Context: one part of a larger RNA
RNA sequence: CUGGGCGUAAAGCGCGCGCAGGCGGUUUGAUAAGUUGGAAGUGAAAUCCACUGGCUUAACCAGUGAACUGCUUCCAAAACUGUCAAACUAGAGUGUGGGAGGGGAAGAUGGAAUUAGUUGUGUAGGGGUAAAAUCCGUAGAGAUAACUAGGAAUACCAAAAGCGAAGGCGAUCUUCUGGAACACUACUGACGCUGAGGCGCGAAAGCAUGGGGAGCAAACAGGAUUAGAUACCCUGGUAGUCCAUGCCCUAAACGAUGAAUGUUAGUCGUCGGUAUGCUCGUCAUAUCGGUGAUGCACUUAACAGAUUAAACAUUCCGCCUGGGGAGUACGGUCGCAAGAUUAAAACUC
Repeated sequence: CUGGGCGUAAAGCGCGCGCAGGCGGUUUGAUAAGUUGGAAGUGAAAUCCACUGGCUUAACCAGUGAACUGCUUCCAAAACUGUCAAACUAGAGUGUGGGAGGGGAAGAUGGAAUUAGUUGUGUAGGGGUAAAAUCCGUAGAGAUAACUAGGAAUACCAAAAGCGAAGGCGAUCUUCUGGAACACUACUGACGCUGAGGCGCGAAAGCAUGGGGAGCAAACAGGAUUAGAUACCCUGGUAGUCCAUGCCCUAAACGAUGAAUGUUAGUCGUCGGUAUGCUCGUCAUAUCGGUGAUGCACUUAACAGAUUAAACAUUCCGCCUGGGGAGUACGGUCGCAAGAUUAAAACUC
C1' cells in the first nucleotide's frame, strides 16, 4: 500500500461552525488536461522468460527471439471526469402568512415549605434508632398562634410529551433574541455535502476575586455498631452547593450507534402544522415534519436492528489492529493550580 472492521468483542472526536482539501444536480455547445485507439522514436548491455547450441552432466557459458507493462512526439475519437460559455429548477437559500415550544439572556413579581428570631398560650419532655446514646430543654424546649428576616428550590399541571447542535432547559409576567416545522410557490439559480488544522460552546467537581449562605453536606468532631469500624446508622458541622466575573475542558459527555443524500412491506400510538369532510368535536380522513411501540424483507456471531437501520448504495471525516506495562514515562502545547491533551519503549504472558 492492498485488505478487514468500529451498538455490546479493539475502535465514532462530547457537540457545533468552518478555511484548505476531497466529492458534487439537469440540458446544450466548445475544448481536449485526464481518458481511449493508432503511428514513430526511445526504452544500453547484462539479468528474467522461451527455444537452440557448447563444456561427459549440472551449475556455468554462448546464440536467436520475446519482453522491458515506461517516457516523448504526432494523428484520431469525444461517451465519461475536468475546463470555458450559455441555459434550467427537482438540491440549497430568500420572501409572504398564521401557528407550536421548560430554546437562550436580562429584569420584575408570587405562593407552599424548611430554618432562625420576636411575642402570646402552655408544661416536661423533645429528638433520634433495629435498639440506644451523643444532642436540645425548667435560663421554659418540643407543640401551637401571629409577626419578622433570609436563602434556595419551583408541588399539582407532567406524559413513551415539548425545545435545543450537544452539554442541557420546568412558578408567573415583561423586554430583547436564536432555531425548527407547515402552507403559498413569488424570487435567486448549484450558491451544495463533508471537513485535517483552526475557532466557539461544553454537566458535575475543582480553582481565582468579590458577594451570599436557609436547607443539604465532602473534610472534621462526637455517639453507636463491631474483634477492629479511619465505614454503613445517629447528633452536629466547614468548604461547597447560590450570585457576578474570569479560568478549568473532563464524564457510562450513551442511542456505548460520526455527518449528509437516495432507495426499501405492513400495523398501533403520540406531538406540531396544513387541507378537506360532516354529525362542528377533546371529531374523522389525507398530507408534511418530529417522537415512541410492534414487526416483514434484509442484516447480525448472537443479542438484536429493522423507513428515526445496525437493510441496500454513494461522498467526506474520525478511529481500531492480542492482554498487561499504559492512557503511564519522557518531550511538546495549554493551565494559577489541580491537571488536561498529544503519546511511546524496555520487559512480560